[in-house]
RNA sequence: CCGUGCUAGGCGGGGAGCUAGCGGUGCCCUGUAACUCACAAUCCGCUCUAGUGAGGCUUAAUUCCAGUCCUAGGUUUAUAGUAGUAAGGUUUGAGCUUAUACAAGUAGCGUUGAAAGUUGGGUCUUGUGCGGCAAAGAAUUACGAACCCCGUCAGGUCCGAGAGGAAGCAGCGGUAAGUAAAAAUCUUUGGGUGCCAUAAGGAAACCUGGCUGGAGCCAACUGUAUUAGUGGCACUUGUUAUUAUAUAUCGAAGACUGGUGCACGG
Numbered sequence: 001c002c003g004u005g006c007u008a009g010g011c012g013g014g015g016a017g018c019u020a021g022c023g024g025u026g027c028c029c030u031g032u033a034a035c036u037c038a039c040a041a042u043c044c045g046c047u048c049u050a051g052u053g054a055g056g057c058u059u060a061a062u063u064c065c066a067g068u069c070c071u072a073g074g075u076u077u078a079u080a081g082u083a084g085u086a087a088g089g090u091u092u093g094a095g096c097u098u099a100u101a102c103a104a105g106u107a108g109c110g111u112u113g114a115a116a117g118u119u120g121g122g123u124c125u126u127g128u129g130c131g132g133c134a135a136a137g138a139a140u141u142a143c144g145a146a147c148c149c150c151g152u153c154a155g156g157u158c159c160g161a162g163a164g165g166a167a168g169c170a171g172c173g174g175u176a177a178g179u180a181a182a183a184a185u186c187u188u189u190g191g192g193u194g195c196c197a198u199a200a201g202g203a204a205a206c207c208u209g210g211c212u213g214g215a216g217c218c219a220a221c222u223g224u225a226u227u228a229g230u231g232g233c234a235c236u237u238g239u240u241a242u243u244a245u246a247u248a249u250c251g252a253a254g255a256c257u258g259g260u261g262c263a264c265g266g
C1' cells in the first nucleotide's frame, strides 16, 4: 500500500419556544439524500455519558470526529419609515365657509381733474296757497199738486130788488215737496294729490352744480393678517405588525485543513 472480516461511530441538522437543564412530538428554516415501529404539550423520556424501548442498513472513510472560513435562515437590542389600534390636549396644524382690516398684484375710474375741504340745489319734514280728484250742497233747465199752494177763473153756486159783489170746481199758467238732465259754474269737506308756488326746518346718507386743490381713488378678484363656525386628514404618548440599517447571538448546507480503531493475509 492492497484484500478480507469485525467494531467504535453514523443513518439529518439548525432556530425560536417550553424546561432546573438535555432531547423528542408540535411550529419555522434548510435540503430533494437524510431507515422502520411505539410513546408524547392539561406533555413523553432522560440527568452534563442527557430521549426511552425494539428492529434494520452502513462503515475507518469524499460518508466518522474536530477546527477555521463562508453563509440560507431565526432571535435580541437600537434608530428610522409605513400601516393599524387606544388614549390625550387643543377647538387646533391642513382644508372649506363667514366677518373685519390692510393694500402687494389683476381689473376699473382719474390732468376732458383723484382724495380732501367749502358752498348752492334736489330727494326728506311741517305750514300756507294754487290746481286737480272724490263726496255733498247750491245754481240752471224740464217735469211735477183732483182737494188740504198761488194767479186767472168758462160753466155752475151764494148774497143783493138791482147795479154789482163773494167763494170757487174743471181748464190754463206758474210753483212747493220731489224726480230727471250731457258738459260747465259756485260753496263746503277730505287725501300717500302735484317734475306746482311760497315760508320755515333739516343729524346723517345719496344725487347734482360751482370754487379751492393737484394725483390718487376703489376693494370686485387674487394675496396678507385677525375673528367665528365646521372639520378627526394632522400633533403627542403607548401598543401591535411589517420594512430598512446597525449591533449582538445561534447557525443548516457548502468549502478548506487536520485527526482517527482492531484482527488476519499478501
Stems, first nucleotide, its partner, number of pairs: 001266006009058003012030004020047005035055005064259006073250003077246012095230003099226004104222003108217002116212008124201006130194002133190006140181004149174004157166003